[in-house]
RNA sequence: GGGCUCGUGGUCUAGGGGUUAUGACGUCUCCUUGACAUGGAGGAGGUCGCCGGUUCAAAUCCGGCCGAGCCCA
Numbered sequence: 001g002g003g004c005u006c007g008u009g010g011u012c013u014a015g016g017g018g019u020u021a022u023g024a025c026g027u028c029u030c031c032u033u034g035a036c037a038u039g040g041a042g043g044a045g046g047u048c049g050c051c052g053g054u055u056c057a058a059a060u061c062c063g064g065c066c067g068a069g070c071c072c073a
Base pairs, nucleotide, nucleotide: 001072002071003070004069005068006067007066010025011024012023018056027043028042029041030040031039049065050064051063052062053061
């Protein structure tokens, strides 16, 4: 330098054009206990890597860039 795959809360992850972006772990509050753990209820936390384009409508489709992984040279 070229090709392929990927980028979504702190971490992992679902969602592949249409209601308020899903769940788990973590975190915070409350309940339960003499206390802890377990368990139960609830909350906060995302402008979906960035910038453009297509569309009535984009996390989703297209282009460029940035980053990560693998392969080729």
This is a predicted structure of a 73-nucleotide RNA (transfer RNA) from a Methanomassiliicoccaceae archaeon.
It was read from a public genome assembly.
It matches the Rfam family "tRNA". Rfam describes the family as follows. Transfer RNA (tRNA) molecules are approximately 80 nucleotides in length. Their secondary structure includes four short double-helical elements and three loops (D, anti-codon, and T loops). Further hydrogen bonds mediate the characteristic L-shaped molecular structure. tRNAs have two regions of fundamental functional importance: the anti-codon, which is responsible for specific mRNA codon recognition, and the 3' end, to which the tRNAs corresponding amino acid is attached (by aminoacyl-tRNA synthetases). tRNAs cope with the degeneracy of the genetic code in two manners: having more than one tRNA (with a specific anti-codon) for a particular amino acid; and 'wobble' base-pairing, i.e. permitting non-standard base-pairing at the 3rd anti-codon position. The family's RNA type in Rfam is transfer RNA. Rfam links the family to the GO term triplet codon-amino acid adaptor activity.